[in-house]
Context: one part of a larger RNA
RNA sequence: GCCUACGAGUUGCUCGUACGAUGCAAGGAUAAGUUUCUCAGAAACGAAUCCGUAGCGAAAGCAAGUCCUAAAUGGGCGAACUAUAAGUAUCGUGCGGCAGACGCGAACCCGUGUGAUCUACCCUUGGUCAGGGUGAAGUGGGGGUAAAACCUCAUGGAGGCCCGAACUGAUGUGGGUUGAAAACCGCUCGGAUGAACUGAGGGUAGGAGCGAAAGACCAAUCAAACUCGGAGAUAGCUCGUACUCCCCGAAAUAGCUCUAGGGCUAGCCUCAUGUUAUAGUAUUGCGCAGGUAGAGCACUGAUUGGGCUAGGGCUGUCACAACAGUACUAAACCCAGACAAACUCCGAAUUGCGUUAAUAUGUUUCAUGGGAGUCAGGCGACGAGGGAUAAGCUUCGACGCCAAAAGGAGAACAAUCCAGACCACCAGCUAAGGUCCCCAAAUUGAAGUUAACAGAGAAAGGAUGUUGAGCUGCUUAGACAACUAGGAUGUUUGCUUAGAAGCAGCAAUCAUUUAAAGAGUGCGUAAUAGCUCACUAGUCAAGCGGCUUAGCGCCGACAAUUCUCGGGACUAAAACUUCAUACCGAAGCUGUGGACAUCGCAUUUAUGCGAUUGUGGUAGGGGAGCAUUCCAUGCUGCAUCGAAGGUGACAGGCGACUGUUGCUGGAGCGCAUGGAAACGCAGAUGUAGGC
Numbered sequence: 001g002c003c004u005a006c007g008a009g010u011u012g013c014u015c016g017u018a019c020g021a022u023g024c025a026a027g028g029a030u031a032a033g034u035u036u037c038u039c040a041g042a043a044a045c046g047a048a049u050c051c052g053u054a055g056c057g058a059a060a061g062c063a064a065g066u067c068c069u070a071a072a073u074g075g076g077c078g079a080a081c082u083a084u085a086a087g088u089a090u091c092g093u094g095c096g097g098c099a100g101a102c103g104c105g106a107a108c109c110c111g112u113g114u115g116a117u118c119u120a121c122c123c124u125u126g127g128u129c130a131g132g133g134u135g136a137a138g139u140g141g142g143g144g145u146a147a148a149a150c151c152u153c154a155u156g157g158a159g160g161c162c163c164g165a166a167c168u169g170a171u172g173u174g175g176g177u178u179g180a181a182a183a184c185c186g187c188u189c190g191g192a193u194g195a196a197c198u199g200a201g202g203g204u205a206g207g208a209g210c211g212a213a214a215g216a217c218c219a220a221u222c223a224a225a226c227u228c229g230g231a232g233a234u235a236g237c238u239c240g241u242a243c244u245c246c247c248c249g250a251a252a253u254a255g256c257u258c259u260a261g262g263g264c265u266a267g268c269c270u271c272a273u274g275u276u277a278u279a280g281u282a283u284u285g286c287g288c289a290g291g292u293a294g295a296g297c298a299c300u301g302a303u304u305g306g307g308c309u310a311g312g313g314c315u316g317u318c319a320c321a322a323c324a325g326u327a328c329u330a331a332a333c334c335c336a337g338a339c340a341a342a343c344u345c346c347g348a349a350u351u352g353c354g355u356u357a358a359u360a361u362g363u364u365u366c367a368u369g370g371g372a373g374u375c376a377g378g379c380g381a382c383g384a385g386g387g388a389u390a391a392g393c394u395u396c397g398a399c400g401c402c403a404a405a406a407g408g409a410g411a412a413c414a415a416u417c418c419a420g421a422c423c424a425c426c427a428g429c430u431a432a433g434g435u436c437c438c439c440a441a442a443u444u445g446a447a448g449u450u451a452a453c454a455g456a457g458a459a460a461g462g463a464u465g466u467u468g469a470g471c472u473g474c475u476u477a478g479a480c481a482a483c484u485a486g487g488a489u490g491u492u493u494g495c496u497u498a499g500a501a502g503c504a505g506c507a508a509u510c511a512u513u514u515a516a517a518g519a520g521u522g523c524g525u526a527a528u529a530g531c532u533c534a535c536u537a538g539u540c541a542a543g544c545g546g547c548u549u550a551g552c553g554c555c556g557a558c559a560a561u562u563c564u565c566g567g568g569a570c571u572a573a574a575a576c577u578u579c580a581u582a583c584c585g586a587a588g589c590u591g592u593g594g595a596c597a598u599c600g601c602a603u604u605u606a607u608g609c610g611a612u613u614g615u616g617g618u619a620g621g622g623g624a625g626c627a628u629u630c631c632a633u634g635c636u637g638c639a640u641c642g643a644a645g646g647u648g649a650c651a652g653g654c655g656a657c658u659g660u661u662g663c664u665g666g667a668g669c670g671c672a673u674g675g676a677a678a679c680g681c682a683g684a685u686g687u688a689g690g691c
Stems, first nucleotide, its partner, number of pairs: 001691006011099003015096010027051003033045005055062002065077004102240002105237001109230003113226002120204009129194001131163003134159001138155006167191003172187004206222001209217001243625006253266005267374002269371006279364001280361005285355005294346001295344002300340002304336004309330001311329002313326005377402004382397005407418003422594004427590003433584003436568003442581001444580006455570001461555002465552010482539005488512003493507003518533001522531002595615003598611006626680001628677008637669002645664008
């Protein structure tokens, strides 16, 4: 993992409530008990008592009223006005209460006991420690002293002494780590006469023991052992919760919460009953509301330039006073420009509210009552706050979708685009998106663009890419490009400088000769020189420049396992722009047939006809059924001429399932109508067995 069996909303209550059924009804019902009988049962008797028929008050009490009060003309709760004005008892069902209360699941807490054969410490009594080394005290001899001290040589054999087996431990490391082993194996290492190690017997017990102290150890269990019990502790938590079909169908929000992953009430769903209009909703019309977008600068603030001009600064004349100037600063005012969520002289669209109007729909509205679930939401485009005009970020608003939605497109892809699946069909039309091949449908038509593998990822910025539009200059009196020739003189301009001669720098930038030639465009020299340009002539012969703008391209362009637009491949496209006509394309729409629900109309009241009605669905509400076991009644049912069960086939039912039949099996079993449940398994790291 699979198979088989078992496995979760139950039961009790002289508890409540609602709905349904039945009996009686202003009344209803008995309980215990007693009696009788055909005695595991039933019937009769039995108002004690309970609910209802009247309320008010804390109560005594009063009563269609009563309470508050000294008293109410007042007020509270009632009666009546009026009915929608009926209860009670039993049974069934939904939900709630009290109980373990749908099932399984803690860590814990408390009580009674059992444990020191493991281990900690202690008591009693035993055992063990190869070999080697060191050489304390003491003692003896010698020396030494007044005597000692002291020195030396022997002897001696101390020690939580040294080295190192047994023994005991466990430092490092390798292996092992579904092990050979729930702590081991190899190498290495500590102690090894001691606070040593060890055998046997005994003692200390659970908030207790024992502890050279690590919260260590107390039988593979220890920040409170194990066992049984309280006990089905509790679990706002996790997981699981079993047959079918039909109708409707959410929420992830608000308020409060020792509350935030839990609740309560409301909101949103469902069912029943009632109300039927001036209900509700949508669109249009009409009437109101508003201060957003935009815009503006009239207020509040912020703000650039100019003008005008107080105040201030600076400078000058100046002992003071007083003047004058000012490329300084600057209030107010004027002109022009321009900004604002917490500015507004203005001001939309959309929106909201109202409306005995019109049209559409037709109870969708509303009320009362029964049952819920929901309180983690997510993404997209739009309007905003936070953030960095970051986030698959976060918080709001109005909308859509997913959630709870399948189908087609998007290569693949909850949310994007199209579109909402009752069932069947080898029929048709379309949407988004597509039509060369993979792959259904155009190698379709017309006019352009692109040459970049651009299409098939990207910015600032850059560029004689190319195509179109516009403005402008030069040009047969010869332009533009190219070639030939010239490109001079005063002069090496002046200054500066070691030098400065067109060409370091500063100033000036004239004049002459000319077809033309700068007091010089660049290279160059130490400075000259040299080359070149502007400018001019000739040769040649027809267009040549500059600017602006638009389309499509180019560069900018860097990521980690071959490549890639989904792939192949495509270039007057199978790319891009703009038209046009066909076709393909979905569970959309249509066609044909069928099912169910609802509504309407008919009636033979269980059927028929019709609908330009509906039938996606999680949580959840409601309805109708199937199957299993047992009971009652009937069939005075079936069965060895073969029951149940098993296993095939065929048929029926939307389905749960059912019927007939073959084989097997070998003794019980069914149908109808009611009733009662230990009543349906794929899941719970479910339990037991098997494989």